[in-house]
A computed fold for a 67-nucleotide RNA from Lachnospira eligens, annotated as transfer RNA. The sequence is in RNAcentral, with records from MGnify. Its mean pLDDT, the model's own confidence on a scale to 100, is 82. Its Rfam family is "tRNA". From the family's description: Transfer RNA (tRNA) molecules are approximately 80 nucleotides in length.
């Protein structure tokens, strides 16, 4: 220069309620583990400012990752 930064991990969300997958807990099931099913519980959307009635979503600055 360019691309990207959302949950512990990889990823969705094209201006209108932040959500999935494994993972993690509780319970079922099994003589015991897995595995399956059944809930639950986790987020200052890198940070700071802007625009906007409303921003993860668009502009700027800064940081950090790749290339």
């Nucleotide at each position: 220069c360019g691309a990207c930064u959302u949950g512990g991990c990889u990823c969705a969300a094209u201006g209108g309620c932040a959500g999935a997958g494994c993972a993690g807990c509780u319970g079922a099931u099994u003589u015991g583990u897995a595995a399956u099913c059944a809930g639950c519980a986790g987020g200052u959307u890198g940070u700071u400012g802007g625009u906007u009635c409303g921003a993860c979503u668009c502009c700027g600055a800064c940081a950090g990752u790749c290339g």